[in-house]
Context: one part of a larger RNA
RNA sequence: CUGGGUGUAAAGGGUCCGCAGGCGGCUAUACAAGUGACAGGUGAAAUCUUUCGGCUUAACCGGAAAACUGCCUUUCAAACUGUAUGGCUUGAGGAUGGAAGAGGAGAGUGGAACUGCCGGUGUAAAGGUGAAAUUUGUGGAUAUCGGUAGGAACGCCCGUGGAGAAGUCGACUCUCUGGUCCAUAUCUGACGCUCAGGGACGAAAGCUAGGGAAGUGAACAGGAUUAGAUACCCUGGUAAUCCUAGCUGUAAACGAUGGGCACUAGGUGUUCGUUCGUAAGAAUGGGUGCCGCAGUUAACACAUUAAGUGCCCCACCUGGGGACUACGGCCGCAAGGCUAAAACUC
Numbered sequence: 001c002u003g004g005g006u007g008u009a010a011a012g013g014g015u016c017c018g019c020a021g022g023c024g025g026c027u028a029u030a031c032a033a034g035u036g037a038c039a040g041g042u043g044a045a046a047u048c049u050u051u052c053g054g055c056u057u058a059a060c061c062g063g064a065a066a067a068c069u070g071c072c073u074u075u076c077a078a079a080c081u082g083u084a085u086g087g088c089u090u091g092a093g094g095a096u097g098g099a100a101g102a103g104g105a106g107a108g109u110g111g112a113a114c115u116g117c118c119g120g121u122g123u124a125a126a127g128g129u130g131a132a133a134u135u136u137g138u139g140g141a142u143a144u145c146g147g148u149a150g151g152a153a154c155g156c157c158c159g160u161g162g163a164g165a166a167g168u169c170g171a172c173u174c175u176c177u178g179g180u181c182c183a184u185a186u187c188u189g190a191c192g193c194u195c196a197g198g199g200a201c202g203a204a205a206g207c208u209a210g211g212g213a214a215g216u217g218a219a220c221a222g223g224a225u226u227a228g229a230u231a232c233c234c235u236g237g238u239a240a241u242c243c244u245a246g247c248u249g250u251a252a253a254c255g256a257u258g259g260g261c262a263c264u265a266g267g268u269g270u271u272c273g274u275u276c277g278u279a280a281g282a283a284u285g286g287g288u289g290c291c292g293c294a295g296u297u298a299a300c301a302c303a304u305u306a307a308g309u310g311c312c313c314c315a316c317c318u319g320g321g322g323a324c325u326a327c328g329g330c331c332g333c334a335a336g337g338c339u340a341a342a343a344c345u346c
Base pairs, nucleotide, nucleotide: 003318004317005316006315007300008299012314014201015200016199017198021194022193023192025088026087027086028085029084030083031082033081034080035077036076037075039073040072041071042070049065050064051063052062053061054060091191092188093187094186095184096183097182098181099180103177104176105175106174107173108172109171110154114150115149116148117147118146119145120144121143125136126135162169163168206247207246208245209244210243211242215241216240220236221235222234223233258313259312260311261310262309263308266291267290268289269288270287271286272285273284274283275282276281295302296301319346320345321344328339329338330337331336
């Protein structure tokens, strides 16, 4: 490379956008590049194959045929691919009318809790644990009532509920804004799918600068436990957690399941539309669950939300360790990231 694969055995890129490339609906006409057919030319010799012959045989050698699956040219065909022109509406998009939503950004507001401070009441404990101690407290703590300040998070509602490409998104109000779905069949008329490279986004932790700091809390200190205890438990507590501006670019970034289209029994929940119905409900379209047939699977299981049956495009795998490593390159302030071997060994 061919092949076979990628839920769990090695293997789906974290996600999307998208240039090149690959692939591409129905129909008419033309062309004949691909494609197919006939013929001609060429395809050195040797080799290979078949056959005949020569060395006593074989290897070996010689003769003949075949083959050389290729290339070129003329002519013909026009189904398929392609190209050109025209048409179509089912794919795709637009319009109009509706619908739901923690989708995103900014600003403002709110209540509960917590901590600090101030004041009142009040007195000896409080706190913490398996038990304690470190710790706080007669300089009046803890408790309780009132006031005030601050920061962070938004209980119940909350639901295999909703939204988003993913990461993720949950108090309330306003402003700006993205996407989706349904209905009508009104417009455009294949405008599509995928996508190497590229770009954008991307939890937490971390980094830079400036703010902020209630609670929590790596590191650290102390108290315990223990044979020891660099832990688990307790008392404290710095960075961090929060905001603004930038960087980093990784996760069990998981459905461990790439995207698109079509087809292949059903049953039962739920959510958002539409139609019918007095209602119960029924039908239909988009999501989201459970069960289950055919089929698939090594099994587990999957099963119209496929891991079934097909087609198109991309990514990736090829025994374990060495090695999510070294070297080199690119990126980064750094931490490090991306790409990615070999010796050796089993």
The prediction has a mean pLDDT of 88. A computed fold for a 346-nucleotide part of an RNA from a Candidatus Omnitrophota bacterium, annotated as small-subunit ribosomal RNA, central domain. It was read from a public genome assembly. Taxonomically the source falls in Candidatus Omnitrophota (Bacteria, Pseudomonadati).